[in-house]
RNA sequence: ACAACGGAGGGUUUGAUCCUGGCUCAGGAUGAACGCUAGCGGCAGGCUUAACACAUGCAAGUCGAGGGGCAGCGGGGGUAGCAAUACCUGCCGGCGACCGGCGCACGGGUGAGUAACAGGUAUGCAAUCUGCCGCCAACCGGGGGAUAACCCGUCGAAAGGCGGACUAACACCGCAUAAGACCACAGUUGGGCAUCCAACAGGGGUAAAAUAUUUAUAGGUUGGCGAUGAGCAUGCUUAUCAUUAGGCAGUUGGUAAGGUAACGGCUUACCAAACCUACGAUGAUUAGGGGUUCUGAGAGGAAAAUCCCCCACACUGGUACUGAGACACGGACCAGACUCCUACGGGAGGCAGCAGUGAGGAAUAUUGGUCAAUGGGCGCAAGCCUGAACCAGCCAUGCCGCGUGAAGGAAGACAGCCCUACGGGUUGUAAACUUCUUUUGCAGGGGAACAAUAAGUGAUACGUGUAUCAUGAUGAGUGUACCUUGCGAAUAAGCAUCGGCUAACUCCGUGCCAGCAGCCGCGGUAAUACGGAGGAUGCGAGCGUUAUCCGGAUUUAUUGGGUUUAAAGGGUGCGUAGGCCGACUUAUAAGUCAGCGGUGAAAUACUCCGGCUUAACCGGGGAGGUGCCAUUGAUACUGUAGGUCUUGAGAUUAUUUGAAGCAGGCGGAAUGUGCAGUGUAGCGGUGAAAUGCUUAGAUAUUGCACAGAACACCGAUUGCGAAGGCAGCUUGCUAAGAUACAUCUGACGCUGAAGCACGAAAGCGUGGGGAUCAAACAGGAUUAGAUACCCUGGUAGUCCACGCUGUAAACGAUGAUUACUGGAUGUUUGCUGGGAAACCGGUGAGCGUCUCAAGCGAAAGCAUUAAGUAAUCCACCUGGGGAGUACGUCGGCAACGAUGAAACUCAAAGGAAUUGACGGGGGCCCGCACAAGCGGAGGAACAUGUGGUUUAAUUCGAUGAUACGCGAGGAACCUUACCCGGGCUAGAACGCAGGGAGACCGAUGGGGAAACUCAUUUUUCAGCAAUGACUGCCUGCGAGGUGCUGCAUGGUUGUCGUCAGCUCGUGCCGUGAGGUGUCGGCUUAAGUGCCAUAACGAGCGCAACCCUUACCGUCAGUUGCCAUCAUUAAGUUGGGGACUCUGGCGGAACUGCCGGCGUAAGCUGUGAGGAAGGUGGGGAUGACGUCAAAUCAGCACGGCCCUUACGUCCGGGGCGACACACGUGUUACAAUGGAUGGUACAGAGGGAAGCUACCCAGCGAUGGGAUGCAAAUCUUGAAAGCCAUUCUCAGUUCGGAUCGAAGUCUGCAACCCGACUUCGUGAAGCUGGAUUCGCUAGUAAUCGCGCAUCAGCCAUGGCGCGGUGAAUACGUUCCCGGGCCUUGUACACACCGCCCGUCAA
Repeated sequence: ACAACGGAGGGUUUGAUCCUGGCUCAGGAUGAACGCUAGCGGCAGGCUUAACACAUGCAAGUCGAGGGGCAGCGGGGGUAGCAAUACCUGCCGGCGACCGGCGCACGGGUGAGUAACAGGUAUGCAAUCUGCCGCCAACCGGGGGAUAACCCGUCGAAAGGCGGACUAACACCGCAUAAGACCACAGUUGGGCAUCCAACAGGGGUAAAAUAUUUAUAGGUUGGCGAUGAGCAUGCUUAUCAUUAGGCAGUUGGUAAGGUAACGGCUUACCAAACCUACGAUGAUUAGGGGUUCUGAGAGGAAAAUCCCCCACACUGGUACUGAGACACGGACCAGACUCCUACGGGAGGCAGCAGUGAGGAAUAUUGGUCAAUGGGCGCAAGCCUGAACCAGCCAUGCCGCGUGAAGGAAGACAGCCCUACGGGUUGUAAACUUCUUUUGCAGGGGAACAAUAAGUGAUACGUGUAUCAUGAUGAGUGUACCUUGCGAAUAAGCAUCGGCUAACUCCGUGCCAGCAGCCGCGGUAAUACGGAGGAUGCGAGCGUUAUCCGGAUUUAUUGGGUUUAAAGGGUGCGUAGGCCGACUUAUAAGUCAGCGGUGAAAUACUCCGGCUUAACCGGGGAGGUGCCAUUGAUACUGUAGGUCUUGAGAUUAUUUGAAGCAGGCGGAAUGUGCAGUGUAGCGGUGAAAUGCUUAGAUAUUGCACAGAACACCGAUUGCGAAGGCAGCUUGCUAAGAUACAUCUGACGCUGAAGCACGAAAGCGUGGGGAUCAAACAGGAUUAGAUACCCUGGUAGUCCACGCUGUAAACGAUGAUUACUGGAUGUUUGCUGGGAAACCGGUGAGCGUCUCAAGCGAAAGCAUUAAGUAAUCCACCUGGGGAGUACGUCGGCAACGAUGAAACUCAAAGGAAUUGACGGGGGCCCGCACAAGCGGAGGAACAUGUGGUUUAAUUCGAUGAUACGCGAGGAACCUUACCCGGGCUAGAACGCAGGGAGACCGAUGGGGAAACUCAUUUUUCAGCAAUGACUGCCUGCGAGGUGCUGCAUGGUUGUCGUCAGCUCGUGCCGUGAGGUGUCGGCUUAAGUGCCAUAACGAGCGCAACCCUUACCGUCAGUUGCCAUCAUUAAGUUGGGGACUCUGGCGGAACUGCCGGCGUAAGCUGUGAGGAAGGUGGGGAUGACGUCAAAUCAGCACGGCCCUUACGUCCGGGGCGACACACGUGUUACAAUGGAUGGUACAGAGGGAAGCUACCCAGCGAUGGGAUGCAAAUCUUGAAAGCCAUUCUCAGUUCGGAUCGAAGUCUGCAACCCGACUUCGUGAAGCUGGAUUCGCUAGUAAUCGCGCAUCAGCCAUGGCGCGGUGAAUACGUUCCCGGGCCUUGUACACACCGCCCGUCAA
């Protein structure tokens, strides 16, 4: 350069992934319809339904140059008449009806029928016709008889008819003439395609004609050729259903005849028995076919409107006539249905022509104009006719074009909407405003093309009736297109969408309602998904919706799919048709390939050029048209025919193998039964039992006998068979495989729809047999039940013979055959080499295993026995359910089998793998988890909390573990949130600003339950002043809410759990989710560490670091301490720092040392040392996360709600109720005790509106004084214990509830509703059912002390402190919880899951 111009995906199955697979969307299209909207023009299109019925008008006539004529019209003439007018006259123009010619078979409509030579395409007619038209040849002589009209008569309501008489023709009929026409006969030549065809010449027979007039033409007859049109035949092709498999009697063929333009069973007679069909006949259903149109990258798929070609039809069915042509849309006849007229006797009609009407329907137009053009019929022509056609009207139905303004313009205006809201954003250069333009519109003016010619006239040419030129009437559309002047932004924008797919987001309303939705899905109070608004996006005179088609869909796969597990390999073999087929060679040329010829209509589509201002639209040219037919070649491959070969296949020979099959015979063990013996009380059975058997002698054991069935050991990862399947030994018969040799045949092969055969178990029929086992059944157990699992029995059956059935997870879930492609290893069975053998090699055929292979696969996996690479043939699949069901058919004795749908319904169903969770799965491990112990709870009374009930209110929250002495670490008022009642409304509190006042407080009095209110009274402070402070009042701006939502939230907290886990980076593995690391072995309290290791490192957790406690040292020495010295009543004082103690700083413990075990980490020891030994004890510290866990009433906060109340103040009440139920505690039931007396020893804390020594009073709670202490200084009796005494087992000298009386204290106030004291009273309760809780050492148990809150206290609660001070742990089977690994899963809201059946709504 030529050529080519061409292919996108997304959503939805899951917690996530990959795959399979369906559903769905984005695109284009339409004769469309519907909704909303609408300025103009051009070009197209417009009953898809009822081939339903039709009022009215029109759609086919024309020719007087064929004829007889003359009703009606016009003219002329004549008569009468002034005229109007009347009458006569075919004389003229012409012409109704009539005879005749041509046309009416075209044009126009529709798609009912038709699955067919109907259509398409290509051939053929040697089997045909063709009016008008063109060319050629020949001819046109002479006659005849009728008939319509008109006239007369007549019938009928009408339509229409009948009779008589007259008459013409290019109407009709003879006669003549006639060839190369036609018919039969016989001949020659040539050709072909079977019958045959053509040409030439011969004699015989048959059949023609029409005239008109203006004399030049038109017309007529016969024949030939052409053109056009038509008919017939054939190849190929053109729907679905096999749940339609057999169909057909003129059926198939022949002979003869008839018929036709022509062939033909087209028709008839006779003869034969054929013909079509699995390559789908016949039947049923549906349908006009094509060019083309839509879509698609294409291959295809779908459609069959407009335009063109063909066919069919014309109210329904049938029939012919005329004619060149019809079995005839606007002709005829008959029958039928329907409608109309009627005088009831009879008649008329056919819009699927153009308009139009009704009906049907989601739905489709004017009862318009004109023959001006194009075309058609007739005519010599003028012309007439033409709902063909050309135009106009209606409709956004579609395609195309134009417009609704353009430029400037930021205070980024007002208003709207939104927000993080004194402000900003957005609508938005949008508007206003300024300047400009005038398409469109309105008004005025001008104004086409489409028209070419006809007759006629003139001219030219020649062949003298033709051509050309000039002239020459004619426009429906239309005063339209177009041009021009003026005016003035003037007259002109909507529709759908905005969760993802899919471009575009916020507010309000609603509250699983109303609604949306193409799929997935939205809506249950913060909805970008509903409705509205603002804004945005898309398209735009349109925009959406619905319907339908193609696409996407490789989702029927020729291009271009699959079948181990997703849907899908037939149960197996033999085998028919069919498909496919080894090596060499010759011929042929059917397939195949190439060249060339014809055809493939036009329009359309593509391309180039051109015409309308552009485009759509239209015109011209070109290319292409994948197809069919003919012809000439090529011969590689396939086919066909012939020849040859041996490697595929088969055969022969030899050897060999086996649970291969069929039939017969035989054997032992076991089991059961019978008989007999021995023998005695049980046997049997189960998790445990019972039913059952047994003193009429079982079970057990011994002997004998019988019966039927099955064949231990060998035995195996073995062998054989097509599969099903086959096992004691032996005999006979039958079949098969393998190997060796390479002797024979010579492709004889592979596969295999139909078909045939075989085919486990169960089942069926007939007849046997029946030992065992054993459906059904019976009984016993188990259980809530147990029509089951277990046990005792037991019938069909299990066995045999002969038939049937024909199915199985008939599985390797893997069809058969052939070839090729790495290794390693075992075994069965042949042949062979070496070797004495064991054994080591080689080579076949089988049966297996492994995976570092390659390759394949969605993965799991497969991997020479393929699921690899290829080839051939068969079978099967196309979402899940409905359903292997229904109907039909076939088979079967039946049971049932084979074949095998649809309606309806869902958006999935499914495969493989991943991570979790779960398991009455497995392994390992831990924990007061069990076990071993100690003490409790559950029974009583009381305290307290909760539920329930009650109530005006019993405020609210917390509710398995993880609520219930919890929020509350203090409800008489207050608290307080609840109830009743009374008040206030910018408010009870606070801040800021302004105004004015000097008060407020207080006091007094009245009302009142109080809050509050009314009245009186008193009266500011600082400063010189301005002013400030304070107080209350008024005004403004901010109120307030324990109202709702903890499922809108922050923060905080509980729990799993102080469990050892949870992750990341990089690398590696996997398509991916993910995995690895973090697994494995050992070890640890621990993912603690060590070893190993495609991992190497790291982070949050563990541990450590922090506090406290245990030991020591050192420093310090008051308020603490006191050994030595002194002193005292007393560490009281002097003094001391030794000790205790206090509180700072250090030390100390690390498996460091030793022995044993171990690679190491580490474990172990009455080990050493040490105050302490293997984390020394205790605390603080709580990973990623789970439970929509708890809390809007601690606090904060979004949204919603209330605002003379859901806010706020006050009085009173309630939170304290009480048939009952539960949780947590206290005190007890007593002698390890109670009571009385005596006596000893802590620690940690608190204290000023406080703790209080001490003294006094009181029995006491307390009271009155008084002192010390803001505290190592003052204050605050420890108790159990110990020593004595008493009680003596009882409802008690136990126990203390309850009640009575009297008091004390706090407080405005103890009635509801406080604590304490004294006296009296003296309830239940005698150790607690099922069940359940805590605790492993200074622990449990037991004893008291302190503190917070607080006026006081309902504290027996909570948080701390010390005193006394145990028992037990074999161990990890089990219960509970947890960790790691592994396994199964249809779970993922994760077993409190999922899910099946029945019933109900």
RNAcentral holds the sequence, with entries from ENA and SILVA. Small-subunit ribosomal RNA from an uncultured Bacteroidales bacterium, 1401 nucleotides, folded computationally. It matches the Rfam family "Bacterial small subunit ribosomal RNA".